The RNA shown here (transfer RNA) has 76 nucleotides and comes from a Candidatus Obscuribacterales bacterium. The sequence was found in a public genome assembly. Rfam family: tRNA. Its family is annotated with triplet codon-amino acid adaptor activity in the Gene Ontology. By type it is a transfer RNA.
RNA sequence: GGUGCUGUAACUCAGUGGUUAGAGUGUUGCGUUGUCAGCGCAGGAGUCAGGGGUUCGAAUCCCCUCAGCAUCGCCA
Numbered sequence: 001g002g003u004g005c006u007g008u009a010a011c012u013c014a015g016u017g018g019u020u021a022g023a024g025u026g027u028u029g030c031g032u033u034g035u036c037a038g039c040g041c042a043g044g045a046g047u048c049a050g051g052g053g054u055u056c057g058a059a060u061c062c063c064c065u066c067a068g069c070a071u072c073g074c075c076a
Stems, first nucleotide, its partner, number of pairs: 001072007010025004018056001027043006049065005
């Protein structure tokens, strides 16, 4: 450098064109307890990697860029 895959909450992931983007874990508050753990209830947390395009409508399709992984190649 070429090709392919991946990028969504703090972490692991789901969602592959159509209402206001979700789950588990974690986190915060409250309750339960002498305390912790555990359990129950409630809450907060997202420019969907960045930019552009197509569309009535894009996390989803297309292009460019960035980052990571895999593989192939080049130089040494």